Notes
The RNA shown here (Lysine riboswitch aptamer) has 161 nucleotides and comes from uncultured Fusicatenibacter sp. The organism belongs to Fusicatenibacter, within Bacteria.

[in-house]
RNA sequence: AUAGAGGCGCGAAGGCUAAGAGUAUCUGUCUGGAGACAACGGGGUCAGAGAAGGACAGGGAAAGGAGCAUUCGCCGAAACGGGGCAGUUGCCGGAAAACUGUCUGCGUUGGGGUACAGUCGAACAGGCUGUGCACUCUCACCGUACCGGUGGAGGAGCUAU
Numbered sequence: 001a002u003a004g005a006g007g008c009g010c011g012a013a014g015g016c017u018a019a020g021a022g023u024a025u026c027u028g029u030c031u032g033g034a035g036a037c038a039a040c041g042g043g044g045u046c047a048g049a050g051a052a053g054g055a056c057a058g059g060g061a062a063a064g065g066a067g068c069a070u071u072c073g074c075c076g077a078a079a080c081g082g083g084g085c086a087g088u089u090g091c092c093g094g095a096a097a098a099c100u101g102u103c104u105g106c107g108u109u110g111g112g113g114u115a116c117a118g119u120c121g122a123a124c125a126g127g128c129u130g131u132g133c134a135c136u137c138u139c140a141c142c143g144u145a146c147c148g149g150u151g152g153a154g155g156a157g158c159u160a161u
Stems, first nucleotide, its partner, number of pairs: 001161004007075001009074005015068003025059007035046003040093002043091001078109004082104008110136002113133008137154002139151005
């Protein structure tokens, strides 16, 4: 470099389902009584013809996250975290924040399952990390062999050429 293996293996797409949520938000009525429009800045707009907030009634989402089967692409598959760059969200400018895209072996994880804890999360979902348990793959070593045992050895790996 090429090919290949792991198995309740990994991801993507559109679909369906639940959750998000009777939430955000809209309308009406009542209340409220001076502010509201995103920190900050200056203007602007709305507001005593009643702002914000609250209650009730009537309508009522979406995103991120998840599950399922299907199809496709795959076997550091990929995930999570860190960092860089770009973008989106406001009446204007705009810090920060949130979100999105992209780059990056910078770090962690061999794989899935399960229990508990921590963390993210709306979450009794799920992700990530740690620990325990059994399983599995690989490698090394040991035992006479199919087979069994030991190992915090582990994907930047292993096998073949």
Its mean pLDDT, the model's own confidence on a scale to 100, is 80.
The RNAcentral record of the sequence draws on MGnify.